């Protein structure tokens, strides 16, 4: 040089004219001047966490959920960060899955004799066959059939023994803070699938800013629920409703007021709670200053931590953050020119042709998208530019 | 702005311990019929919304995306 791979930045500028919306101020009465400020790295998807808010904010259990190798960061995560082992991709840099299969329970379709417990062919022994036993090399079926290659043995055969290699171990020893590796030992070698139940260890209530609050305006209400009993009585026991949210415990609260009845009991009301149903579709607040953002010091491999110093940066409600015009950048085209070098032809004066880079010209020309309480994450979209580590492969010195 | 479901032939759908992709109406050929329609017999039609995983094997289990449809004050 060419390709590749993994990462960081960044993703149009400046002005002019018209417009829109927020806060300030000054006229001034709901408009006007002026000044100022106005989208993103994803604001996307809503896929996880978590703030803040309500539900009754004690508390435990089952149930359900959700993560899941190992150390560390973080508020927390289906989140980073370093590291270990196995499959898969790639020549390599890289790139990607993922707890456990020796607790159990389930599936393994067709084929196949058998899919986790067995013997179709088959090989060996008895035996005249028939059969009987022994055996697991070799065929065959399959995604998957009892480690593989050689040897020894044996009637035949076999990890039944032996060498090497491969794998497991719930055993030793050493090195690591673990995962684990790295020797040794043991013939231990009879799948696989936990994105099937399950086991084990951590976590974890439920809605959502259309939460919640105040305020104006509006309507039409209804049905059911339980309203108990005892005592040494202004209180506690008991039994009952509500009840943290699917279920149980256990905390809280609550069981009152009148009427009519000889009595058991009855009616009806206020307050709760459930469920249906009326009515608004306005205004204020939440509501934008926070695990915040910028630049450096210190530690650290690294995510990230201190720790100093400056800074305040959108708050809209059918939703502003827009349009046009010039100029100028980055990048394409151009059977524009030019310049240089090259090649041809040459009457040596020149003429013709031309690839890249450079100027200058004409035209074209910024992707993907756009707040809706807010944060941190992870996935998706994304034209171009600029930058920094590795790999592969030619080339040159 | 926030919850929730579903998506399989032209349409309406079934598909459960992951193994055969169907059913009805619709189209299309034949037969019936003087001609249609009825009817009978046979056929076509399917990227299981798209894409990646897991698995021997996925419509089915996971994970991303796209669409539609619904509910909230």
């Nucleotide at each position: 040089c060419a390709g590749g791979u993994c990462g960081g930045u960044u993703g149009g500028a400046u002005g002019a004219u018209c417009g829109c919306a927020g806060u300030g101020c000054u006229g001034a009465u709901u408009c006007a001047g002026c000044a100022u400020u106005g989208a993103g790295g994803a604001a996307a998807g809503u896929c996880c966490g978590c703030a803040c808010u309500c539900c009754a904010c004690a508390g435990g259990g089952c149930a359900g959920g959700a993560u899941g190798c190992c150390g560390g960061g973080g508020a927390a995560a289906c989140c980073c960060c370093g590291g270990c082992g196995c499959g898969g991709g790639g020549u390599a840099a890289c790139c990607u899955g993922c707890g456990g299969g020796a607790a159990g329970g389930g599936c393994c379709a067709c084929a196949g004799a058998a899919a986790c417990a067995u013997a179709c062919c088959g090989c060996c022994a008895u035996g005249a066959g028939a059969a009987u036993g022994g055996c697991a090399a070799g065929g065959g079926u399959g995604a998957a059939a009892u480690g593989g290659u050689g040897g020894u043995g044996u009637a035949a055969g076999a990890g039944a023994c032996c060498a090497c290699c491969g794998g497991u171990g719930a055993c030793c020893g050493c090195a690591g803070c673990a995962a684990u590796g790295c020797g040794g030992c043991a013939g231990c070698c009879a799948g696989g699938c936990a994105a099937c139940c399950c086991c084990c260890a951590u976590c974890c209530g439920g809605a959502g800013c259309a939460a919640g609050g105040c305020c104006a305006a509006g309507c039409a209400g209804g049905a059911c629920c339980a309203a108990u009993c005892u005592c040494a009585c202004u209180g506690a026991g008991a039994g009952g409703g509500u009840g943290c949210a699917g279920c149980c415990c256990g905390u809280a609260c609550c069981c009152u007021g009148a009427g009519c009845g000889c009595g058991a009991g009855c009616u009806c009301g206020c307050a709760g709670g459930u469920c249906c149903g009326g009515g608004u579709a306005g205004g204020c607040u939440g509501c934008u200053g926070g695990a915040g953002c910028c630049g450096g010091u210190u530690g650290g491999a690294g995510a990230c931590a201190u720790c100093c110093g400056g800074c305040c940066a959108a708050g809209a409600u059918a939703g502003a953050u827009g349009a046009u015009c010039a100029u100028c950048c980055a990048u394409g085209c151009g059977c524009g020119a030019g310049c240089c070098g090259u090649g041809g032809c040459u009457u040596c004066g020149g003429c013709c042709a031309u690839a890249c880079c450079c100027u200058c010209c004409g035209c074209a020309g910024g992707a993907c998208a756009a707040a809706a309480u807010g944060c941190g994450g992870c996935u998706u979209a994304c034209a171009g530019a600029c930058u920094g580590g590795c790999c592969u492969g030619g080339g040159u010195c | 702005g926030g919850g929730g479901a579903u998506g399989u032939a032209g349409c309406u759908u079934a598909g459960u311990u992951g193994g055969g992709a169907g059913a009805g109406c619709g189209c299309c050929g034949c037969c019936u019929u003087u001609g249609c329609a009825c009817g009978g017999c046979g056929g076509a039609g399917g990227u299981c919304a798209g894409g990646g995983g897991u698995u021997c094997g996925a419509g089915u289990c996971c994970c991303c995306u796209c669409a539609u449809c619904u509910c909230c004050a």

Predicted 3D model of RNase P RNA and transfer RNA as a complex of 470 nucleotides.
It holds a member of the Rfam family "Bacterial RNase P class A". By type it is a ribozyme.